[in-house]
Context: one part of a larger RNA
RNA sequence: CUGGGCGUAAAGGGUGCGUAGGCGGUUGGGUAAGUCCGACGUGAAAUCCCGUGGCUUAACCACGGAAUUGCGUUGGAAACUAUCCAGCUCGAGGGUUGGAGAGGGGACUGGAAUUCUCGGUGUAGCAGUGAAAUGCGUAGAUAUCGAGAAGAACACCGGUGGCGAAGGCGAGUCCCUGGACAACUCCUGACGCUGAGGCACGAAAGCUAGGGGAGCAAACAGGAUUAGAUACCCUGGUAGUCCUAGCCGUAAACGGUGCACGUUUGCUAUGGGUGGAAUCGACCCCAUCCGUGGCGAAGCUAACGCGUUAAACGUGCCGCCUGGGGAGUACGGCCGCAAGGUUAAAACUC
Numbered sequence: 001c002u003g004g005g006c007g008u009a010a011a012g013g014g015u016g017c018g019u020a021g022g023c024g025g026u027u028g029g030g031u032a033a034g035u036c037c038g039a040c041g042u043g044a045a046a047u048c049c050c051g052u053g054g055c056u057u058a059a060c061c062a063c064g065g066a067a068u069u070g071c072g073u074u075g076g077a078a079a080c081u082a083u084c085c086a087g088c089u090c091g092a093g094g095g096u097u098g099g100a101g102a103g104g105g106g107a108c109u110g111g112a113a114u115u116c117u118c119g120g121u122g123u124a125g126c127a128g129u130g131a132a133a134u135g136c137g138u139a140g141a142u143a144u145c146g147a148g149a150a151g152a153a154c155a156c157c158g159g160u161g162g163c164g165a166a167g168g169c170g171a172g173u174c175c176c177u178g179g180a181c182a183a184c185u186c187c188u189g190a191c192g193c194u195g196a197g198g199c200a201c202g203a204a205a206g207c208u209a210g211g212g213g214a215g216c217a218a219a220c221a222g223g224a225u226u227a228g229a230u231a232c233c234c235u236g237g238u239a240g241u242c243c244u245a246g247c248c249g250u251a252a253a254c255g256g257u258g259c260a261c262g263u264u265u266g267c268u269a270u271g272g273g274u275g276g277a278a279u280c281g282a283c284c285c286c287a288u289c290c291g292u293g294g295c296g297a298a299g300c301u302a303a304c305g306c307g308u309u310a311a312a313c314g315u316g317c318c319g320c321c322u323g324g325g326g327a328g329u330a331c332g333g334c335c336g337c338a339a340g341g342u343u344a345a346a347a348c349u350c
Stems, first nucleotide, its partner, number of pairs: 004321003007304002012318001014201004021194003025088007033081002035077008049065006091191001092188003095184004103177007110154001114150008125136002162169002206247006215241002220236004258317006266295011299306002323350003332343004
């Protein structure tokens, strides 16, 4: 390089935006770079191949032909690719109207619960477990009533429900703001797809600085259990969990399934629109678009299973794989305050 692959066997980048590049709808016309046809020149000789001949054969040698798949010059063709010009509307984008949503950011507000403080009532227990003990309590606990403070999380609604590119998002109100969808078919006229580098976002934990700290809780201490128990259970408890600003850049970042487009029998449930029929109106019903699930035709698959939300049939582009261990390690580079991340081997061994 060719070939084969990537749901579970090795293999989809955590996610998006986008540069270069690659690829690109439809009609007409021009050009002729790619492409195709011809001619000429060149493509040394030897070698290889074919034919004939010479040494008694062969090896070997001589002569002729073919080949030399290439390059250059020149004449032509115009379907395809390319390029230029002029168009088109199905791709893409925009406009108008409309409803849905835990999409994002900020500010303010709320109730339940928990803990603590103060006060009242009240007395000997409470808590905890398999059973206990540590612990709390006559300095009055637990329980109960009232008042207050604080921080964090938002029961029910709540749903194989919704939104977001992913991570993720759940009390309420207001402000700012992104996207998707539908109806109308009004506008632009290929403006598109993908995307090496790059940039941005990116759970939890962790880090820096300053706040905050109710509950929970690594570490730690004690009590149990046990042969031991650096655990599982219990009583405590600090970082942390929360906020602001900045870093880190990783996850079973999973649908273990990259993105986009086209083609291909169905049934059913559900979320958001629109239209029809019917009705006093709404629901039910029918059609259609977008989304989310279940079962399944063909087909695919090693099987499991997937199956119009494909893992079916095709196309374009990117990423990745190539026996197990050594190893996602060493060295070097880059990034980071650090922790470490990223890129990424070999010896050796089976």